[in-house]
C1' cells in the first nucleotide's frame, strides 16, 4: 500500500429474505437463610464504531474514514 473478516449493554455474543434490539454472565431490588452462598422471581442498562447516502422504514444494503485481527506485497 491492497484484500478479507470483525466492530451491536460493563464482559462474551446472537439478531432469517430491509419492519422499530434479544441471549448468557456480570449488577440492583426482593424471596429464602440466624447470616452468607446457592437457589426463584422482578428489574435497570444500547446514538448497533463514526459521518454521509438510498428507502415510507436501516444493526441489515452503498460510499467514505476509524480501530483491531489475518493474508499477500
Nucleotide at each position: 500500500u491492497g484484500c478479507a473478516c470483525a466492530u451491536u449493554a460493563g464482559c462474551g455474543c446472537a439478531g432469517c429474505c430491509g419492519g422499530u434490539a434479544g441471549c448468557g454472565c456480570a449488577c440492583g431490588g426482593a424471596g429464602c437463610u440466624u447470616a452468607c452462598a446457592u437457589c426463584u422471581c422482578c428489574g435497570g442498562g444500547g446514538u448497533c464504531g463514526c459521518a454521509g447516502g438510498u428507502u415510507c422504514g436501516a444493526a441489515c444494503c452503498c460510499u467514505g474514514c476509524a480501530u483491531g485481527u489475518g493474508c499477500a506485497a
Predicted 3D model of a 73-nucleotide RNA (transfer RNA) from Chryseolinea sp. T2. The prediction has a mean pLDDT of 83. The sequence is in RNAcentral, with records from ENA. It matches the Rfam family "tRNA". The family's RNA type in Rfam is transfer RNA.